[in-house]
About this RNA: The part of an RNA shown here (small-subunit ribosomal RNA, 5' domain) has 544 nucleotides and comes from a metagenome. It matches the Rfam family "Bacterial small subunit ribosomal RNA". Its family is annotated with structural constituent of ribosome and ribosome in the Gene Ontology. The full RNA is in RNAcentral, with records from SILVA.
Context: one part of a larger RNA
RNA sequence: GGACGAACGCUGGCGGCGCGCUUAAUACAUGCAAGUCAACGAGAAAGUCGGCUUCGGCUGAUGAGUAAAGUGGCGAACGGGUGAGUAACGCGUAGGUAACUUGCCUUUAGGAGUGGGAUAACCUUGCUAACGCAGGGCUAAUACCACAUAACGCGUUAUUAUCGCAUGAUGAUGACGUUAAAGAUGGGGCUUCGUAAGAACCUUUUGCCUAAAGAUAGACCUGCGUUCCAUUAGUUAGUUGGUGAGGUAGCAGCCCACCAAGACAAUGAUGGAUAGCCGACCUGAGAGGGUGAUCGGCCACACUGGGACUGAGAUACGGCCCAGACUCCUACGGGAGGCAGCAGUAGGGAAUAUUGCGCAAUGGCCUCACGGCUGACGCAGCAACGCCGCGUGACUGAUGAAGCUCUAAGGAGUGUAAAGGUCUGUUAGGAGGGAAGAAUAAUUCAGACGUGAAUAAUGUUUGAAUCUGACGUUACCUCCAGAGAAAGCUCCGGCCAACUCCGUGCCUGCAGCCGCGGUAAUACGGGGGGAGCAAGCGUUGUCC
Numbered sequence: 001g002g003a004c005g006a007a008c009g010c011u012g013g014c015g016g017c018g019c020g021c022u023u024a025a026u027a028c029a030u031g032c033a034a035g036u037c038a039a040c041g042a043g044a045a046a047g048u049c050g051g052c053u054u055c056g057g058c059u060g061a062u063g064a065g066u067a068a069a070g071u072g073g074c075g076a077a078c079g080g081g082u083g084a085g086u087a088a089c090g091c092g093u094a095g096g097u098a099a100c101u102u103g104c105c106u107u108u109a110g111g112a113g114u115g116g117g118a119u120a121a122c123c124u125u126g127c128u129a130a131c132g133c134a135g136g137g138c139u140a141a142u143a144c145c146a147c148a149u150a151a152c153g154c155g156u157u158a159u160u161a162u163c164g165c166a167u168g169a170u171g172a173u174g175a176c177g178u179u180a181a182a183g184a185u186g187g188g189g190c191u192u193c194g195u196a197a198g199a200a201c202c203u204u205u206u207g208c209c210u211a212a213a214g215a216u217a218g219a220c221c222u223g224c225g226u227u228c229c230a231u232u233a234g235u236u237a238g239u240u241g242g243u244g245a246g247g248u249a250g251c252a253g254c255c256c257a258c259c260a261a262g263a264c265a266a267u268g269a270u271g272g273a274u275a276g277c278c279g280a281c282c283u284g285a286g287a288g289g290g291u292g293a294u295c296g297g298c299c300a301c302a303c304u305g306g307g308a309c310u311g312a313g314a315u316a317c318g319g320c321c322c323a324g325a326c327u328c329c330u331a332c333g334g335g336a337g338g339c340a341g342c343a344g345u346a347g348g349g350a351a352u353a354u355u356g357c358g359c360a361a362u363g364g365c366c367u368c369a370c371g372g373c374u375g376a377c378g379c380a381g382c383a384a385c386g387c388c389g390c391g392u393g394a395c396u397g398a399u400g401a402a403g404c405u406c407u408a409a410g411g412a413g414u415g416u417a418a419a420g421g422u423c424u425g426u427u428a429g430g431a432g433g434g435a436a437g438a439a440u441a442a443u444u445c446a447g448a449c450g451u452g453a454a455u456a457a458u459g460u461u462u463g464a465a466u467c468u469g470a471c472g473u474u475a476c477c478u479c480c481a482g483a484g485a486a487a488g489c490u491c492c493g494g495c496c497a498a499c500u501c502c503g504u505g506c507c508u509g510c511a512g513c514c515g516c517g518g519u520a521a522u523a524c525g526g527g528g529g530g531a532g533c534a535a536g537c538g539u540u541g542u543c544c
Base pairs, nucleotide, nucleotide: 001544002543003542004541006540007539008538009537010536013390014389015388016387017386018385020382021348026346027345028344030343031342032341035074036073037072039071040070047062048061049060050059051058052057081301082300083299090226091225092224093223094222095221096220097219100218101217105214106213107212108211109210110209111208113147114146115145116144122137123136124135125134126133127132153178154177155176156175157174158173159172160171161170162169163168183206184205186203187202188201191200192199193198227273228272229271234264235263236262239261240260241259242258243257244256246254276298277297278296279295280291281290282289283288303324304323305322306321307320326337327336328335329334354380356379357378358377362376363374364373365372366371393423394422395421396420403414404413405412406411427485429480430479431478432477433476437471442466443465444464445463446462447461448460449459450458451457488533489532490531491530492529493514494513495512499528500527501526502525503524509516510515
């Protein structure tokens, strides 16, 4: 000199863009942060309108096949937070898998046949303070189960071709065995069934099952790199390797039995301390040094420790089970909870914000869609915390007012500074106007091309119209009035730009270093003057 997630002191006008618990991974009141659905059965109430009435009420329609529950599907493994642990294939980089998995999505090839028994909701009986639980009865499905069908799948086996990277890989032809499914929505009318509704049937869209391929996402393995301590020198018994069996999506001491005695280490094993890693950020001419806030990638964690279940995916932050600590409820028998999500509270601390608005946009989940949910996100609020921009007026105005300071007492300085005059109108204030962020989707209309028996219907697509904004009293523009509302901080001995007077008298005090102060202090305190930065200026801390 530069930098900062800064803090402190004095001061403080506006805007834009960023940024804001670095400490206690301490404890948490309250609200919200993950739901949704043309699968399924059942199905309210208030209110409104009407009828009857003994005026107590009863009843019909609508509300409404709505709400709220339940079975089922998908999601909840993403998104969001934190950095405790971890010195590790954790991360970075370069490779490998001939040792692997992959829901939703895309493409391709096939298929979706026949049956069955339950169960929740509901009704009912009972237990319990509560959480909740037990028994009986009924019912549905894209829930569950059985049978059928079955290959290019899987397993065993035979023949064979091509290739390679050691184990081997890919393909062809056979044989035997084994494995699947679900419907829903809209429309139609010839035939059949049916009193009718409707069903069979045809058809549209979508869903379902199997297989192959892709894409995406992951898993595992390897080379190299990745802090300090030798005042840590030996470490290791599933340890190192083999055989067999198990296990996994898959390789593997991953696990087990047996066998052998190996394996690592001064090229630093083992132990201890510290630490999430990187893209990047700061500094520097560079080499290097330091850091790992915000943003992005990866990892780990979710009160502490352990465990599995479900699932394509978790050993699962707002799931489950066990143990522990803590908090709460209790009828003392037993129960409930987990903010390192967004706000917020207490505590800690030098120190870090609102219990805000909205799903309008972007994205996510569910859904055919409309739509629902979304503290992700978009915005607003608070803080000069940072960077950037603007303003606090412009011109004119005296041999120069007053005041103040100094003085050699003449004068000099403050100083065109003020006053005065002439103007301007940024920002703030008031009034009016007023974009862009909005595109889709949806609805309606019209057209084209498909499917279709169809001028039903529906898919794709084109055009037009309608509709949708939290921010928002938005940005921006115009007008109104008026210099009116807007300057401080540090320093002036040298380094280092800037000097004098008074007070004090080794006192009070200053100080980054050298050093000032003991009676003429440019170094302390005050005045005047000056210098430097400026909505900031200084100090402290840390890094280069």